Context: one part of a larger RNA
RNA sequence: GAGUGAACGCUGGCGGCGUGCCUAACACAUGCAAGUCGUGCGGAACUAUGCAGAGUAUCGCUGGUUUAGCGGCAAACGGGUGAGUAACACGUAGGAAACCUUCCUCAAAAUGGGGAAUACCUCCGAGAAAUCGGAGCUAAUACCGCAUAAGACCACAUAAUUUGGCAUCAAAUAGGGGUUAAAGCAGUGAUGCGUUUUGAGAUGGUCCUGCGGCCUAUCAGCUAGUUGGUGGGAUAAUAGCCUACCAAGGCUAUGACGGGUAUCCGGCCUGAAAGGGUGAGCGGACACACUGGAACUGAGACACGGUCCAGACUCCUACGGGAGGCAGCAGUGAGGAAUUUUGGACAAUGGGGGAAACCCUGAUCCAGCGACGUCGCGUGGAGGACGAAGGUCUUCGGAUUGUAAACUCCUUUUAGGGGGGAAGAAAAAAAUGACGGUACCCUCAGAAAAAGCCACGGCUAACUACGUGCCAGCAGCCGCGGUAAUACGUAGGUGGCGAGCGUUACUC
Numbered sequence: 001g002a003g004u005g006a007a008c009g010c011u012g013g014c015g016g017c018g019u020g021c022c023u024a025a026c027a028c029a030u031g032c033a034a035g036u037c038g039u040g041c042g043g044a045a046c047u048a049u050g051c052a053g054a055g056u057a058u059c060g061c062u063g064g065u066u067u068a069g070c071g072g073c074a075a076a077c078g079g080g081u082g083a084g085u086a087a088c089a090c091g092u093a094g095g096a097a098a099c100c101u102u103c104c105u106c107a108a109a110a111u112g113g114g115g116a117a118u119a120c121c122u123c124c125g126a127g128a129a130a131u132c133g134g135a136g137c138u139a140a141u142a143c144c145g146c147a148u149a150a151g152a153c154c155a156c157a158u159a160a161u162u163u164g165g166c167a168u169c170a171a172a173u174a175g176g177g178g179u180u181a182a183a184g185c186a187g188u189g190a191u192g193c194g195u196u197u198u199g200a201g202a203u204g205g206u207c208c209u210g211c212g213g214c215c216u217a218u219c220a221g222c223u224a225g226u227u228g229g230u231g232g233g234a235u236a237a238u239a240g241c242c243u244a245c246c247a248a249g250g251c252u253a254u255g256a257c258g259g260g261u262a263u264c265c266g267g268c269c270u271g272a273a274a275g276g277g278u279g280a281g282c283g284g285a286c287a288c289a290c291u292g293g294a295a296c297u298g299a300g301a302c303a304c305g306g307u308c309c310a311g312a313c314u315c316c317u318a319c320g321g322g323a324g325g326c327a328g329c330a331g332u333g334a335g336g337a338a339u340u341u342u343g344g345a346c347a348a349u350g351g352g353g354g355a356a357a358c359c360c361u362g363a364u365c366c367a368g369c370g371a372c373g374u375c376g377c378g379u380g381g382a383g384g385a386c387g388a389a390g391g392u393c394u395u396c397g398g399a400u401u402g403u404a405a406a407c408u409c410c411u412u413u414u415a416g417g418g419g420g421g422a423a424g425a426a427a428a429a430a431a432u433g434a435c436g437g438u439a440c441c442c443u444c445a446g447a448a449a450a451a452g453c454c455a456c457g458g459c460u461a462a463c464u465a466c467g468u469g470c471c472a473g474c475a476g477c478c479g480c481g482g483u484a485a486u487a488c489g490u491a492g493g494u495g496g497c498g499a500g501c502g503u504u505a506c507u508c
Stems, first nucleotide, its partner, number of pairs: 001508004006504005013377006019370002021335001026333003030330003035073003040070002043067006050061002080288003090212007099205002104201008112146001114144002121136006152179003156175001160173005184193003214260003221251003226248008263285004267278004290311005313324004341367001343366003349363001350361004380410004390401004414449001416444005424435001452497005457478003463492005473480002
C1' cells in the first nucleotide's frame, strides 16, 4: 500500500447492488418448511335450479362439493451445517470385457381367464393418554394362483462356424429342452392415459487405477484377515468384502506405524511474476442430521422434518405408561467483541402430484433491519471589502480566521407536498403482479432539511498561545514531560480524508 463475513470509538443525508452466528455440531417455546391424485377403490356427509313417481314424506337413479381409509407417485430432490475425515474424501487423467438406473424418448410384442383376503365401517372390549385387542362385512391399478410367451433367463449338445479383441473374453448365426408377465380407467365411439416383457438411447449413480495437494522422527519399526492362493458365500458388480483350508507373506528413511491439525476443489486476497495466504458468499464433490448402532421399504436411503434398539437430556402422566429432536425459514435463551423480521407472494423461475382445472412449495422472488462492504449523488452556485463584528496571536504598528460571513442575483439534485404511472405476462383473444401506486415522468415551495473524523517532534502533509511541571499524561519506532513542552491537556490556526474517519485483529 492492498484486502476483510469484521469488531470497537466518535459521527451520520439519500439511493442502487451485494452481504450479515467466523463463538456453543449448545439447548430450544410457537408457527410454517411435502405433498398430491375421486379419470385406481369401496364408503360417509352435504347438496341439486336434475330425472322417475298423481301428490307429500321417504326411497331410487344421475350429477356436484367435501373427504378419513385402502392404493399410486413423490417424500433419496430441493433447503441446512462442516462435527467427523489425512481417505480413492477431493482434484485431474483413465478403466469397468466386473456393474445398476424409477420417471423420459425410440423400437418390437402382449394386455386371456380366475381366486382368497383386508383397511374404512358396524358391534364388543382394554387404557388417563398414546394407542391397542376380538367378532362380523366389503372394493380395487392392493395381494395370489392358472393360461400364453420370446431374440429375456437357465442348463445342455454339436466341445460348432465366422469376425474382432485386452489374458479371463466380446459380437453374430444355427438345434431341441426347461423357467418366467400383465390392470385397468375415461370416453357414445374413434381414441387417450395406463399395465407387462424385451432391445436401444438418454440421465443419474456404483466400483477400480496412475498422479497431485498439511505439520511432526522428542513417533522407527508396523501388520494376523495381516499378504497371497483354492473351494464356498454375499453383492447390481470386482475384491479377504465374509468364511473354511493351505502357504508365509505384505508395508517401511522416496518416512511405514503413531501423534497433531484439517472437509476438498473451481475460486478469493496479495504480488511485476514466481510465490505466499485462504476456502465466507456463488458453483461442483463429500460427509453429517440429539449421541451410538441396525436394518426395512424402494429404481434409488442404511433415509434431517421414516422405523427399531441403546444412551443422555426435555416434557406429559390417573405412576401402569407415553411423547420429542430447528446443522430447514423466522424466532428464544445461552456463549460471545460480534451477526437481521416469529414479514409478503406463489406474479415470475424451478420442483412434486394430477388427464386437466388446480393444489403444495420459508426452494425461489420480494419487502424489513444493520454505513457491514462497494458504487453513485447531495449538503448549494456566482458576485461580494486593501477586508465588518467576534475569536486567536502580537514587537501593540498590526497579522490571521477571510470571499469566509453579512449582503445582491440565481439554481432546486436529493429529501418533502400534489398529479400521472410502467416493463417484468406468457407465440389469436380474454384473465392473471407479491414487489407496488415502487421505478420513472410532470409539477409546487424554499438555500431551504443534510459534516464530520483523525492528525500537526522526525519518519509524515500540517504551528502558535495558555495550563501542567519526570506530575497528569503521550507513544507504531526513535522517544517526549524534572517552570518558556511545535511531542501531555485546552484553544486558535493548519494538513489529510470525507458520510465517513480513526483504532484493534488477521493476510500478502
Small-subunit ribosomal RNA, 5' domain from Endomicrobium sp., 508 nucleotides, folded computationally.